[in-house]
Record summary
c-di-GMP-I riboswitch aptamer from Rhodopirellula sallentina SM41, 117 nucleotides, folded computationally. The model forms 88% of the base pairs in the Rfam consensus. The prediction has a mean pLDDT of 80. It was read from a public genome assembly, where an Rfam model found it. Lineage of the source: Bacteria > Pseudomonadati > Pirellulales > Pirellulaceae > Aporhodopirellula sallentina.
RNA sequence: CCCUGACAAAGGCAAACCGUCCGAGAGGGCGGGGCGCAAAACCACGGGUCCGUGAGUCGGUCUGGUAGCGAUCCUUUUCGCUGUUGGGCUUGGCUUCAGGAAAGCCGAGUUGCCUGG
Numbered sequence: 001c002c003c004u005g006a007c008a009a010a011g012g013c014a015a016a017c018c019g020u021c022c023g024a025g026a027g028g029g030c031g032g033g034g035c036g037c038a039a040a041a042c043c044a045c046g047g048g049u050c051c052g053u054g055a056g057u058c059g060g061u062c063u064g065g066u067a068g069c070g071a072u073c074c075u076u077u078u079c080g081c082u083g084u085u086g087g088g089c090u091u092g093g094c095u096u097c098a099g100g101a102a103a104g105c106c107g108a109g110u111u112g113c114c115u116g117g
Stems, first nucleotide, its partner, number of pairs: 002117002005114001012037002017032006035104001041110002045107003049101003054096005059090013
C1' cells in the first nucleotide's frame, strides 16, 4: 500500500418507542432506550424516498345567472326538482412548483480501529 471480516480484543454508533423543546410539515436538538451496524464515520455528486406554508384539482358548503317541468299567485311573484354555468369559503382527499428533509435504500467520493493474508 492492497485485499479480507471467520475467531477475537479495545472500543464506537444507535432503530422502534417514551419524555421534552423547535418546526406549517417531512423532520431535528436533548434525555431515556436498544432493533441492529465492520464504516450505521464524514459528504450529499447520481438514482430512489419523504414534506411542501404556496398553487392546481376533487369533494363539502353558501350564493348568483340560465333552460325545462310542477305547484303557487299581493297583476306576474314565490317555492321545489332536474340540467348547465359563475363566484366565495373550506378543519378533508389527491397532485405538486419554489424550497426543504432524511440518507441506517443503492451507487460514487474522503477518512479510519483491529485480526488474518